[in-house]
About this RNA: Model confidence (mean pLDDT): 76 of 100. A computed fold for an 83-nucleotide RNA from a Lactobacillaceae bacterium, annotated as Bacterial small signal recognition particle RNA. The source organism's lineage runs through Bacteria, Bacillati, Bacillota, Lactobacillales and Lactobacillaceae. Rfam family: Bacterial small signal recognition particle RNA. It is annotated as a non-coding RNA gene.
RNA sequence: UUGUAGGCAAAUUUUUGUCAGUGAAUCAGGUCAGGGCAGGAAUGCAGCAGCCUUAAGUUGAAUAAAAGUUGUGCCUGCAUACA
Numbered sequence: 001u002u003g004u005a006g007g008c009a010a011a012u013u014u015u016u017g018u019c020a021g022u023g024a025a026u027c028a029g030g031u032c033a034g035g036g037c038a039g040g041a042a043u044g045c046a047g048c049a050g051c052c053u054u055a056a057g058u059u060g061a062a063u064a065a066a067a068g069u070u071g072u073g074c075c076u077g078c079a080u081a082c083a
Stems, first nucleotide, its partner, number of pairs: 001081001002079008010070008018061005028053004036045003
């Protein structure tokens, strides 16, 4: 020098958590135009579309933790092939 074991760091991958966005034909909620039903009427009832809030999911940003990898770096030990 090389190989190898362990440790620390670096880079990187995955998972989880945080923030923001998006996100339900129907088996989430709220509000429910129109229309429907009841009523003499006032009004009430259920409730489609739409809208809103979100669930599962999904996207992004930075960060924390865990697990891992190495043609990166350092330290310690072992092996003894080469110099």